[in-house]
């Protein structure tokens, strides 16, 4: 400098053809009883990395900017 990949809950990752954002672990509550805990049920928790563009509609489609990863130079 150039190319390819990635950015989605505290973490770790799904998310199909563009049509109401999920799961797991974590934390809160709650129910049990085997009681440093573990089981099982709930709730809470999102600027979909930032901005523009396109559509009735964007996490997805385009551009560009940060950031990180990998080749090449």
């Nucleotide at each position: 400098g150039g190319g390819c990949c990635g950015u989605u809950a505290g973490c770790u990752c799904a998310g199909c053809u563009g049509g109401u954002a999920g799961a797991g672990c974590a934390c809160u509550c709650g129910a049990c009883u085997u009681u440093u805990a573990a089981u099982c049920g709930a709730a809470u928790g999102g600027u979909c990395a930032c901005a523009a563009g396109u559509u009735c509609g964007a996490a997805u489609c385009u551009u560009g900017u940060a950031c990180g990863g990998c080749c090449c130079a």